This is a predicted structure of a 100-nucleotide RNA (Glycine riboswitch aptamer) from a Synergistota bacterium. Its mean pLDDT, the model's own confidence on a scale to 100, is 82. The model forms 91% of the base pairs in the Rfam consensus.

RNA sequence: AUGAUGGUUGCAAGAGACGCUUUCCCGUAGUUAAUGGGAGAGGACCGAAGGGGCAAGGGGUGGACCCGAAUCUCUCAGGUAAAAGGAUUGCAGCCAGAUG
Numbered sequence: 001a002u003g004a005u006g007g008u009u010g011c012a013a014g015a016g017a018c019g020c021u022u023u024c025c026c027g028u029a030g031u032u033a034a035u036g037g038g039a040g041a042g043g044a045c046c047g048a049a050g051g052g053g054c055a056a057g058g059g060g061u062g063g064a065c066c067c068g069a070a071u072c073u074c075u076c077a078g079g080u081a082a083a084a085g086g087a088u089u090g091c092a093g094c095c096a097g098a099u100g
Stems, first nucleotide, its partner, number of pairs: 005096009018043001020042009044080003050076001051074003057067003
C1' cells in the first nucleotide's frame, strides 16, 4: 500500500398473522348503558429477532455415534391496529483483516 470478508454504528427500504372472546380492578361518565387503562383466563393465527430439528455429503474397518445449511421445518420464545421490533438489502463511518 491492496482490501475478499467479518463485526459494529448511523440512515433508507423491509413481510406475515385476532384493534379476538371473556372475568376482575381503577378512572371518565349521561351512573341503564358507553368508554379508556391495567391484570388474569380462553381459544385461533403468523414466522423474517433469538432458539430447536434435519438431507446430500464427510468422519468411523463396519456399527453405534459425531460433523452437517437454509428464506425448509417446529412454533420454545417472540409477534397478530399504530408505535416498537424485524431476517434481509443498499449506502456511509469506525475496527479487524484473507490475498497480493